[in-house]
RNA sequence: CUGUGCUUAUAGAUCGUACCUCAUAUAUUUCCGGAAAUACGGUCCGGAAGUCUCUACCUGCUACCGUAAAUGGCGGACUAUGAGGGAAGAUGGACUGCAU
Numbered sequence: 001c002u003g004u005g006c007u008u009a010u011a012g013a014u015c016g017u018a019c020c021u022c023a024u025a026u027a028u029u030u031c032c033g034g035a036a037a038u039a040c041g042g043u044c045c046g047g048a049a050g051u052c053u054c055u056a057c058c059u060g061c062u063a064c065c066g067u068a069a070a071u072g073g074c075g076g077a078c079u080a081u082g083a084g085g086g087a088a089g090a091u092g093g094a095c096u097g098c099a100u
Base pairs, nucleotide, nucleotide: 003100004099005098006097013091014090015089019085020084021083022082023081024080025079026056029049030048031047032046033045034044035043041065042064050057058076059075060074061073062072063071
């Protein structure tokens, strides 16, 4: 000086699943047809629109409606794409030291 093994090494670095956060889409919305309930109720079925968009289009509470045919408000998601974070895991692992 070089090769190999160990060490350094649960390091640092890179990737990144689950998961979390944010943004965009959509307002968990609107329209049409039919059926149903009635204050212990306020639903069910079908169709369409809405998204550079697949899917979804409900639920809880509350108000309101004095028995009629009609609901309102508030809270809560999923899905698609992008961004950020990120256990586990994976990749990779120098200098140094020891041995040979």
Purine riboswitch aptamer from Terribacillus halophilus, 100 nucleotides, folded computationally. It was read from a public genome assembly, where an Rfam model found it. Its Rfam family is "Purine riboswitch aptamer". From the family's description: Riboswitches are metabolite binding domains within certain messenger RNAs that serve as precision sensors for their corresponding targets. Allosteric rearrangement of mRNA structure is mediated by ligand binding, and this results in modulation of gene expression. A class of riboswitches that selectively recognises guanine and becomes saturated at concentrations as low as 5 nM. In Bacillus subtilis, this mRNA motif is located on at least five separate transcriptional units that together encode 17 genes that are mostly involved in purine transport and purine nucleotide biosynthesis. Its Rfam clan is "Purine riboswitches". Rfam 15.1 lists 4,097 matches to the family in 1,411 species. The coordinates come from a structure-prediction model, not an experiment, and the mean pLDDT is 80. Of the family's consensus pairs, 100% are formed in the model.